A computed fold for a 73-nucleotide RNA from Candidatus Magasanikbacteria bacterium RIFOXYC2_FULL_40_16, annotated as transfer RNA. The source organism's lineage runs through Bacteria, Bacteria candidate phyla and Candidatus Magasanikiibacteriota. Its Rfam family is "tRNA".

[in-house]
């Protein structure tokens, strides 16, 4: 320098061919217990890496940029 893959909640990851963004775990509150562990209920938490384009509508499609991984030179 070139090819390919990845970037979504604090963390690990889903989200199927464009149509309200979810799970597990963690966090907060409450209930059960004398207390802890544990179990249950409710809740908060996302400019979907960044910029632009296409579209009535983009996490998803297209282009560019950045970071990471891998292969080739």
């Nucleotide at each position: 320098g070139g090819g390919c893959c990845c970037u979504u909640a604090g963390u690990u990851c889903a989200u199927u061919u464009g149509g309200u963004a979810g799970a597990a775990u963690g966090c907060u509150u409450c209930c059960a217990u004398g207390g802890c562990a544990u179990g249950g209920a409710a809740g908060a938490g996302g400019u979907g890496a960044c910029c632009g384009g296409u579209u009535c509508a983009a996490a998803u499609c297209c282009g560019g940029u950045a970071g990471g991984g891998u292969c080739c030179a």